Predicted 3D model of a 109-nucleotide RNA (FMN riboswitch aptamer (RFN element)) from uncultured Eubacterium sp. The sequence is in RNAcentral, with records from MGnify.
RNA sequence: UUUCGGGGCGAGGUGAAAUUCCUCACCGGUGGUACAGUCCACGACCUGCCGAAAGGCGGCUGAAUCGGUGCAAUUCCGAUACCGACGGUUAAAGUCCGGAUAAGAGAAA
Numbered sequence: 001u002u003u004c005g006g007g008g009c010g011a012g013g014u015g016a017a018a019u020u021c022c023u024c025a026c027c028g029g030u031g032g033u034a035c036a037g038u039c040c041a042c043g044a045c046c047u048g049c050c051g052a053a054a055g056g057c058g059g060c061u062g063a064a065u066c067g068g069u070g071c072a073a074u075u076c077c078g079a080u081a082c083c084g085a086c087g088g089u090u091a092a093a094g095u096c097c098g099g100a101u102a103a104g105a106g107a108a109a
Stems, first nucleotide, its partner, number of pairs: 001109004010024004025095002027084002029042004037082002046059005064080005086098003
């Protein structure tokens, strides 16, 4: 410098109206570490201060246990759990629409 860099509502029920409620279903950014959504660290979202701006320095930041194998695993195997920014919407959203053809931890060449 260039390229890459987030997935997921299918079935049934109620209703005037719901991919938003209920039952079942489905999804899991980046680096570290025995292979991780739940450990550690980071990014994203939200946010304070400074700045004309570009940007700089901060804050906030969800959720797991038990058993097994092993030198080693809250990472594997088995079981049962749990979590998910903001704005919008005929009705409450991790999964729809929007900021975003954005930004980004980083990865590759």